[in-house]
RNA sequence: GGAGUCGGCCGGGCGGUCGCUGCCCGUCUCGAGACGGGGAGAGGAAAGUCCGGGCUCCACAGGGCAGGGUGCCAGGUAACGCCUGGGGGGCGCGAGCCCACGGAAAGUGCAACAGAGAGCAGACCGCCGAUGGCCCGGCCACGCGCCGGGAUCAGGCAAGGGUGAAACGGUGCGGUAAGAGCGCACCGCGCGGCCGGUAACGGUUCGCGGCACGGCAAACCCCACCCGGAGCAAGGCCAAAUAGGGAUCCCAUGGCGUGGCCCGCGCCGGAUCCGGGUAGGCCGCUGGAGCGGCGGAGCGAUCCGCCGCCUAGAGGAAUGACCGCCCUCGACAGAACCCGGCUUACAGGCCGACUCCCUCA
RNA sequence: GCGGGUAUGGUGAAAUGGUAUCACGCGAGCUUCCCAAGCUCUCGUCGCGGGUUCGAUUCCCGCUACCCGCU
Numbered sequence: 001g002g003a004g005u006c007g008g009c010c011g012g013g014c015g016g017u018c019g020c021u022g023c024c025c026g027u028c029u030c031g032a033g034a035c036g037g038g039g040a041g042a043g044g045a046a047a048g049u050c051c052g053g054g055c056u057c058c059a060c061a062g063g064g065c066a067g068g069g070u071g072c073c074a075g076g077u078a079a080c081g082c083c084u085g086g087g088g089g090g091c092g093c094g095a096g097c098c099c100a101c102g103g104a105a106a107g108u109g110c111a112a113c114a115g116a117g118a119g120c121a122g123a124c125c126g127c128c129g130a131u132g133g134c135c136c137g138g139c140c141a142c143g144c145g146c147c148g149g150g151a152u153c154a155g156g157c158a159a160g161g162g163u164g165a166a167a168c169g170g171u172g173c174g175g176u177a178a179g180a181g182c183g184c185a186c187c188g189c190g191c192g193g194c195c196g197g198u199a200a201c202g203g204u205u206c207g208c209g210g211c212a213c214g215g216c217a218a219a220c221c222c223c224a225c226c227c228g229g230a231g232c233a234a235g236g237c238c239a240a241a242u243a244g245g246g247a248u249c250c251c252a253u254g255g256c257g258u259g260g261c262c263c264g265c266g267c268c269g270g271a272u273c274c275g276g277g278u279a280g281g282c283c284g285c286u287g288g289a290g291c292g293g294c295g296g297a298g299c300g301a302u303c304c305g306c307c308g309c310c311u312a313g314a315g316g317a318a319u320g321a322c323c324g325c326c327c328u329c330g331a332c333a334g335a336a337c338c339c340g341g342c343u344u345a346c347a348g349g350c351c352g353a354c355u356c357c358c359u360c361a
Numbered sequence: 362g363c364g365g366g367u368a369u370g371g372u373g374a375a376a377u378g379g380u381a382u383c384a385c386g387c388g389a390g391c392u393u394c395c396c397a398a399g400c401u402c403u404c405g406u407c408g409c410g411g412g413u414u415c416g417a418u419u420c421c422c423g424c425u426a427c428c429c430g431c432u
Stems, first nucleotide, its partner, number of pairs: 001357010012326007020041002023038006043332001047343002050341005055231004062263004067227005072086005087101001088099004102222002107220002109216002124161002126157003131154003134150006169187006188211001189209004193204004235283004245274006254268004290309008327330001362431007371385004379415001388402004408424005
């Protein structure tokens, strides 16, 4: 100098004028309210609503079936499908990145096309033809007896070729008619023991087994663990209004709360239609698993202690407009009960750590 | 606020994890004096991006768009 990896942060700034939504103070006013002053006012994702929790009601959320989710190990946490560390596998020269990563020797199922054969299979080309026949030649003690040849039939084989995503270990030597874990050596694999580690798992100069156990569970399924339902229009208080009205149906082995079902628990009539009335105010509402700094424990996620700070809370829904200056000319995007994650969108910029290549000293 | 579904050619639809199909339409040709009808042919990133699998329209995850239900 070039190429790249990981982590963190910012998301136009300053000043002036006029507005918008809450809060506080002062003056006037019986009050409603008016005026003046002060101070606050969107995000890293406020988003998607994909997970988890708080809060509230239903029973204090209990038992069973069904259903759903998660899935290497350990830890963190209020909890999680999140995070951290580790193990195993894959990719990269490397920094580093990715992985739904339990069980296929409990069962059921699937594998198109090609191919001989697709699950404890198979013989198309090929190799052999030891053994028993057949054919040809020779010998003869004439006994369809002996010797040689053919690759012709039965038969043997799975080394090589070939198909496929996948073909029942690999290399070498021996062996054989040709071959083959058929035998042996090494490598690989499985089981057991031992050692290390909390564990996942790893190691093994140990023993056993010639290999028996191929793939798919994001196919059914099995195993382990987790999950009660609903949502701030939850729910509570005050006030106003009113009709415990009419019709039909179901009934106590019933109906409702209750939501897939049953049990259990609580309450006592319930469902549909018609007609009528009300639809105002307050709380929930933001001080919280909060933010900043320092110190400590831990590899880390995270936890603990001390000090300091208050930082939107509406209810048709508030952040805007204009002017001046500067710069790198400004992206995605707007809270609605709250919080922890994940995912997705995002112009541009800053900082730190690290890797590889080239050059120079 | 809570929940469900759909996306396949221009349009409407089908397909058990195994060559993406049907109808209408568009375009070209044949036929006809011309048109219609008829006959033949052509036209496809299965919404997008990943993953599982030998193989994905199908199974799983995340997005996007549209539709529907409850409150």
This is a predicted complex of two RNAs, RNase P RNA and transfer RNA, with 432 nucleotides together. Rfam match: Bacterial RNase P class A. Its family is annotated with ribonuclease P activity, tRNA processing and dimeric ribonuclease P complex in the Gene Ontology. Rfam classes the family as a ribozyme. The coordinates come from a structure-prediction model, not an experiment, and the mean pLDDT is 77.